[in-house]
Context: one part of a larger RNA
Molecule: small-subunit ribosomal RNA, 5' domain
Organism: uncultured prokaryote
RNA sequence: GAACGAACGCUGGCGGCAGGCCUAACACAUGCAAGUCGAACGAUCCGUGGUCUUCGGACCACAAUAGAGAGUGGCGCACGGGUGAGUAACGCGUGGGAACCUACCAUUGAGUAAGGAACAACCCAGGGAAACUUGGGCUAAUACCGUAUACGCCCUACGGGGGAAAGAUUUAUCGCUCAAUGAUGGGCCCGCGUUGGAUUAGGUAGUUGGUGAGGUAAUGGCUCACCAAGCCUACGAUCCAUAGCUGGUUUGAGAGAAUGAUCAGCCACACUGGGACUGAGACACGGCCCAGACUCCUACGGGAGGCAGCAGUGGGGAAUAUUGGACAAUGGGGGCAACCCUGAUCCAGCCAUGCCGCGUGAGUGAAGAAGGCCUUAGGGUUGUAAAGCUCUUUCAACGGAGACGAUGAUGACAGUAGCCGUAGAAGAAGCACCGGCUAACUCCGUGCUAGCAGCCGCGGUAAUACGGAGGGGGCAAGCGUUGUUC
Numbered sequence: 001g002a003a004c005g006a007a008c009g010c011u012g013g014c015g016g017c018a019g020g021c022c023u024a025a026c027a028c029a030u031g032c033a034a035g036u037c038g039a040a041c042g043a044u045c046c047g048u049g050g051u052c053u054u055c056g057g058a059c060c061a062c063a064a065u066a067g068a069g070a071g072u073g074g075c076g077c078a079c080g081g082g083u084g085a086g087u088a089a090c091g092c093g094u095g096g097g098a099a100c101c102u103a104c105c106a107u108u109g110a111g112u113a114a115g116g117a118a119c120a121a122c123c124c125a126g127g128g129a130a131a132c133u134u135g136g137g138c139u140a141a142u143a144c145c146g147u148a149u150a151c152g153c154c155c156u157a158c159g160g161g162g163g164a165a166a167g168a169u170u171u172a173u174c175g176c177u178c179a180a181u182g183a184u185g186g187g188c189c190c191g192c193g194u195u196g197g198a199u200u201a202g203g204u205a206g207u208u209g210g211u212g213a214g215g216u217a218a219u220g221g222c223u224c225a226c227c228a229a230g231c232c233u234a235c236g237a238u239c240c241a242u243a244g245c246u247g248g249u250u251u252g253a254g255a256g257a258a259u260g261a262u263c264a265g266c267c268a269c270a271c272u273g274g275g276a277c278u279g280a281g282a283c284a285c286g287g288c289c290c291a292g293a294c295u296c297c298u299a300c301g302g303g304a305g306g307c308a309g310c311a312g313u314g315g316g317g318a319a320u321a322u323u324g325g326a327c328a329a330u331g332g333g334g335g336c337a338a339c340c341c342u343g344a345u346c347c348a349g350c351c352a353u354g355c356c357g358c359g360u361g362a363g364u365g366a367a368g369a370a371g372g373c374c375u376u377a378g379g380g381u382u383g384u385a386a387a388g389c390u391c392u393u394u395c396a397a398c399g400g401a402g403a404c405g406a407u408g409a410u411g412a413c414a415g416u417a418g419c420c421g422u423a424g425a426a427g428a429a430g431c432a433c434c435g436g437c438u439a440a441c442u443c444c445g446u447g448c449u450a451g452c453a454g455c456c457g458c459g460g461u462a463a464u465a466c467g468g469a470g471g472g473g474g475c476a477a478g479c480g481u482u483g484u485u486c
Stems, first nucleotide, its partner, number of pairs: 001486004006482005013358006019351002021316001026314003030311003035075003040072002044068002047062006082269003091194007100186002105182008113147001115145002122137006153162003167174003195241003202232003207229008244266004248259004271292005294305004322348001324347003330344001331342004361391004371382004395427001397422004405413001430475002433472002435456003441470005451458002
């Protein structure tokens, strides 16, 4: 000198764009953050009409209709959002590889036959304070299960064997099954690169390899049985400490050094530890089970919970925001659609936290006014500075009309931006410094005191170095200080 997710002190007019718990991966009140489909399904309620009525209601029919909330079922919930604890590792980066899977989507081929038995809901009877739960009975389906069929598919000892489907409706579509190819996404393996310590020198028994088997979507000690005795290591194994990695960012002429906030890619985690289930995909943040710590409810028998989602609270801290609006746009999930959901997102609020832009007036004005300060008492300086005169109106204020973002409809932002008009210099300047480095000097006070200080050093009676004043040089809605990096 540059930089910062900064903080602190003094000060503070406006706008645009960005950024905003770096500390306790500490604990969390409250609300919201993942639903949707009646064009898969049965029943119920709501509606209309009728019959009966003890006027409470019960039963039946109609559905050409609209809707509601539970249940079965489908898809989604594995995305999106958060955090950086762990991890020195094929985790990441880069370049390759072969033994794999891939819901939805695209293309293509073939098919969609004929049946069956249940379980919720519902009704009845219980248990429990609650969470919830037990028994019996009835019922539908795109839920479940045989049978038939099989272009291609799988297994095969090449004789053969095995395996599918689902319908709905507004009649035009949406689906369903098997197979092939693609696309997308992922799993796995390898070369190279990836912090410090030797005051860590030996480490390793599923350890290293083989044969066979099991397991997986798939290779493989991944697991197991048997056999062999290997394997890594001074080119640093093992151990310890530290750390998410990268594109990038900061600085620097570069080489390099430091760093990994925001944005983007990958990884890991979801109170702590372990486990599997479902599923195309999880060993699953707002799913399940077990154990633990903590908090809450309880009728003491037993239960409930997990903000490292968005806000918000306590705590920690030098320090970091609203319990806001909208699905209008972009995107995502469901649905034929209408539409519903979406704290993703788009916006608004707060904060000079940063960067950028603008303003706080312009011209004229010498009696060089008054006042202040200095003075050799003549004067000098503040200083064209002020006043005065002549103007302008950016920004802010007030009034009016008023967008783009939305190809036809739909605008949270927002009566916002921008535009027009009105009045008036009106509402808008501070901070640190002035001994040398280093641009900028005098007076007064103090008297090695009080104090200053980045380094050298100032202060002991004439201090340009302390404190105040006048003046000056610097930067400016900021200026200084502290911290960190180059």